Transfer RNA from Paenibacillus roseus, 73 nucleotides, folded computationally.
RNA sequence: GCGGAUAUGACUUAGUAGGUUAAAGUGCUAGACUGUGACUCUUGAAACACGGGUUCGAAUCCCGUUAUUCGCC
Repeated sequence: GCGGAUAUGACUUAGUAGGUUAAAGUGCUAGACUGUGACUCUUGAAACACGGGUUCGAAUCCCGUUAUUCGCC
């Protein structure tokens, strides 16, 4: 330099052939339970890498950028 893959809460993963509110586990907040703590139960906050485009509607399709990673030279 060329070609691919990946990017979703603090962490680990779902969700692809566009369609009402982005789901789950761990973790975190608050409460219940307990003499205290743990466990358990209930509750709440928290995410689509970034910038454009297409569309009535985009995490999803297209283009570019960034980061990580693989291969070729």
Its Rfam family is "tRNA". Rfam links the family to the GO term triplet codon-amino acid adaptor activity.